Source information: Predicted 3D model of an 87-nucleotide RNA (c-di-GMP-I riboswitch aptamer) from Calditrichales bacterium MX18-03. The coordinates come from a structure-prediction model, not an experiment, and the mean pLDDT is 85. Taxonomically the source falls in Calditrichales (Bacteria, Pseudomonadati, Calditrichota, Calditrichia). It was read from a public genome assembly, where an Rfam model found it.

RNA sequence: UGGAAGAAAAGGCACACUUAUCGAAAGAUAAGGCCGCAAAGCCGUGGGUCUAAAGAGAGCACUCUCCAUGACUGCCUGGUUGCCGUU
Numbered sequence: 001u002g003g004a005a006g007a008a009a010a011g012g013c014a015c016a017c018u019u020a021u022c023g024a025a026a027g028a029u030a031a032g033g034c035c036g037c038a039a040a041g042c043c044g045u046g047g048g049u050c051u052a053a054a055g056a057g058a059g060c061a062c063u064c065u066c067c068a069u070g071a072c073u074g075c076c077u078g079g080u081u082g083c084c085g086u087u
Stems, first nucleotide, its partner, number of pairs: 004087002006084001012037002017032006035074001041080003046076002048072003055066005
């Protein structure tokens, strides 16, 4: 320097849920909360999943179907950055 691993120590993040706000929704943000996480830091690269406003089609009086341009990095993958100083 590169790759792999993660005992100890110092710390970090914050699932579900609740409240408020935004949003058509999925969901996001903030506060509380703390299931868990060695990247559960960041980025939507490739998959996957979720929603269906607008649009289109059908039915007919209001529903159904299709569809991301929307969303999820705590679904995986890819990229990138970082703590300790042990093998």